[in-house]
Context: one part of a larger RNA
RNA sequence: CUGGGUGUAAAGGGAGCGUAGACGGAACGGCAAGUUUGAAGUGAAAUACCCGGGCUUAACUCGGGAACUGCUUUGAAAACUGUCGAUCUAGAGUGUCGGAGAGGUAAGUGGAAUUCCUGGCGUAGUAGUGAAAUGCGUAGAUAUCAGGAAGAACACCAGAGGCGAAGGCGGCUUACUGGACGAUAACUGACGUUGAGGCUCGAAAGCGUGGGGAGCAAACAGGAUUAGAUACCCUGGUAGUCCACGCCGUAAACGAUGAAUACUAGGUGUUGGCAACCAAAGGUUGUCAGUGCCGCCGCAAACGCAUUAAGUAUUCCACCUGGGGAGUACGUUCGCAAGAAUGAAACUC
Numbered sequence: 001c002u003g004g005g006u007g008u009a010a011a012g013g014g015a016g017c018g019u020a021g022a023c024g025g026a027a028c029g030g031c032a033a034g035u036u037u038g039a040a041g042u043g044a045a046a047u048a049c050c051c052g053g054g055c056u057u058a059a060c061u062c063g064g065g066a067a068c069u070g071c072u073u074u075g076a077a078a079a080c081u082g083u084c085g086a087u088c089u090a091g092a093g094u095g096u097c098g099g100a101g102a103g104g105u106a107a108g109u110g111g112a113a114u115u116c117c118u119g120g121c122g123u124a125g126u127a128g129u130g131a132a133a134u135g136c137g138u139a140g141a142u143a144u145c146a147g148g149a150a151g152a153a154c155a156c157c158a159g160a161g162g163c164g165a166a167g168g169c170g171g172c173u174u175a176c177u178g179g180a181c182g183a184u185a186a187c188u189g190a191c192g193u194u195g196a197g198g199c200u201c202g203a204a205a206g207c208g209u210g211g212g213g214a215g216c217a218a219a220c221a222g223g224a225u226u227a228g229a230u231a232c233c234c235u236g237g238u239a240g241u242c243c244a245c246g247c248c249g250u251a252a253a254c255g256a257u258g259a260a261u262a263c264u265a266g267g268u269g270u271u272g273g274c275a276a277c278c279a280a281a282g283g284u285u286g287u288c289a290g291u292g293c294c295g296c297c298g299c300a301a302a303c304g305c306a307u308u309a310a311g312u313a314u315u316c317c318a319c320c321u322g323g324g325g326a327g328u329a330c331g332u333u334c335g336c337a338a339g340a341a342u343g344a345a346a347c348u349c
Base pairs, nucleotide, nucleotide: 003321004320005319006318007303008302012317014201015200016199017198021194022193023192025088026087028085029084030083031082033081034080035077036076037075038074039073040072041071042070049065050064051063052062053061054060091191092188093187094186095184096183097182098181103177104176105175106174107173108172109171110154114150115149116148117147118146119145120144125136126135162169163168206247207246208245209244210243211242215241216240220236221235222234223233258316259315260314261313262312263311266294267293268292269291270290271289272288273287274286275285276284277283278282298305299304322349323348324347331342332341333340334339
């Protein structure tokens, strides 16, 4: 290499859109590139293979055969692939009607809580812990009442619930806007699947510029603990967390499970539709789309998976090939930087 694999042993790209490519529904007709088949030419000899012969045998050598699986020309076939023409509706898409949703963006707005400020009341503690202390407080704190300011997050509802491609999304209102689902079957007529490169999105932290800063809180300071304590606990506290714009491009980015299609026992919840029926605030049955649990066949090293497959098949992409060295070095690309992407070898077991 082939092969065998990728939930947990090495291995699914973080996610989507999509170029080239690969693969691709049903029936009909043409062509004949692939395909199958006939013929002719060629495919040097030697070697190699088979059967014989000659040197005492073998090596060696001679004769014959087969083979040289190829190429060129030409005749034929038309099932499959391809291609051209014309057709269909089961895939795919559009239309019409309908309900669901923390899907996205922007603006506005609400109450609880926290902290701070001002005033009232009021007096010696408060805060904190395993116990303390640092801290705060007679310059009047904590507690309590009234008023004001600010920023951030949205209790209950709330659900194994919903939506989104993933990251993710939760007070309320409005505007704009994406997708999915159900019913219908009017329209298009294979327009599909996947997708190397490419492009876009992408938690948190971090970076740049300008705002903002209540609470929390890396760093830092102090108090404890301890043999020590650069920690765990406590009192403080700056970046940051928030907003706008721009970068970064990584995560146990996880279902550790790529996408698509078809098929293969059931049972029981739940979410959103639809239909029929019944004794109708409701219920039963069926059906479509999601989301859970249990469980045959089958699979699996086992654990387990099991119509949401890790089963049975097909198509396409990505990735793996002993441990360490190492996701390192070098080079290249990207980045303001931090660093990211790509990614070895010597050596060693």
Record summary: A computed fold for a 349-nucleotide part of an RNA from an uncultured bacterium, annotated as small-subunit ribosomal RNA, central domain. It matches the Rfam family "Bacterial small subunit ribosomal RNA". Gene Ontology terms of the family: structural constituent of ribosome and ribosome. The prediction has a mean pLDDT of 88.